A computed fold for a 163-nucleotide RNA from Geodermatophilus ruber, annotated as c-di-AMP riboswitch aptamer (ydaO/yuaA leader).
Rfam family: c-di-AMP riboswitch aptamer (ydaO/yuaA leader). Rfam links the family to the GO terms cyclic-di-AMP binding and regulation of gene expression. From the family's description: This family represents a conserved RNA structure found upstream of the ydaO and yuaA genes in Bacillus subtilis and related genes in other bacteria.
The source organism's lineage runs through Bacteria, Actinomycetota, Actinomycetes, Geodermatophilales and Geodermatophilus.
RNA sequence: GGCCGGAUCCCGCCGAACCGCCGACGCCCCUGGGUCGAGGCGGACCGGGGACCCACCGUUUUCCUGGGGUGAGUCCUGCCUGCGCUCCUCCGGGUGCAGGCAGGUAGGGCGCCGUCCGGCCCGAACCCGUCAGCUAACUCGGUAGGCGGUCGCGAGGAUGGGA
Numbered sequence: 001g002g003c004c005g006g007a008u009c010c011c012g013c014c015g016a017a018c019c020g021c022c023g024a025c026g027c028c029c030c031u032g033g034g035u036c037g038a039g040g041c042g043g044a045c046c047g048g049g050g051a052c053c054c055a056c057c058g059u060u061u062u063c064c065u066g067g068g069g070u071g072a073g074u075c076c077u078g079c080c081u082g083c084g085c086u087c088c089u090c091c092g093g094g095u096g097c098a099g100g101c102a103g104g105u106a107g108g109g110c111g112c113c114g115u116c117c118g119g120c121c122c123g124a125a126c127c128c129g130u131c132a133g134c135u136a137a138c139u140c141g142g143u144a145g146g147c148g149g150u151c152g153c154g155a156g157g158a159u160g161g162g163a
Base pairs, nucleotide, nucleotide: 010149011148012147013146014145018043019042020041021040022039026035027034028033029032044143045142046141047140048139049138054133066131067128068127069126070125075104076103077102078101079100080099081098082097083096084095085094086093087092107122108121109120110119112161113160114159115158116157117156
């Protein structure tokens, strides 16, 4: 000096997940202060439960199946595997559920906001526990986590508004 990786500060993205105050223990300097910070309180934001009113609550047949919440994360089609039911002499067919794969999709995101055009990406996961429609008063909880920012290329443009 180059390459790769890590940490801190700061900037930014998804998300409610931010701001302020107090502050145990530990550590450092020293008789008082500094630092880290579990935990607690308040604000702000977010979510659940919870009246009147409204909604639901009607009839017949068959099959299967508890219901609900946070979240953009719903729904559809095809193929494969397994299980249940059913038709069929067998082969095989129908149907439902679960899982896997592929494609699409309601919807969502991309450093102030709206609209139009365009590009890229997501379209999950988890929770309650037989129970909850909406819902004023009231009441209970959350403030996490995950990424990007020196390196190799190239997703923005127009218009209106705001700070």